[in-house]
A computed fold for a 74-nucleotide RNA from a Fidelibacterota bacterium, annotated as transfer RNA. It matches the Rfam family "tRNA". By type it is a transfer RNA. About the family: Transfer RNA (tRNA) molecules are approximately 80 nucleotides in length.

């Protein structure tokens, strides 16, 4: 310097052909259970979808600029 790939909850990650309300295990927070602690069950919180513009009736999801992590090449 180029070329592929990633970014979406605290942490791993899905998210289909754009379709209106954004999931999932895991953590966590309550409550039940127990002497208790764990497991177990039942319920709840918790999002700037990496940032700007664009396109669209409508965007995570498409277009473009940029950022930052990975891998190959030079």
């Nucleotide at each position: 310097g180029g070329g592929c790939g990633g970014u979406u909850a605290g942490c791993u990650c899905a998210g289909u052909u754009g379709g209106u309300u954004a999931g999932a295990g895991c953590a966590u927070c309550u409550g039940c259970u127990u002497u208790a602690c764990a497991c177990g069950c039942a319920g709840g919180g918790g999002g700037u979808c990496c940032a700007g513009g664009g396109u669209u009736c409508a965007a995570a999801u498409c277009c473009u600029u940029g950022a930052c992590c990975g891998c190959c090449c030079a």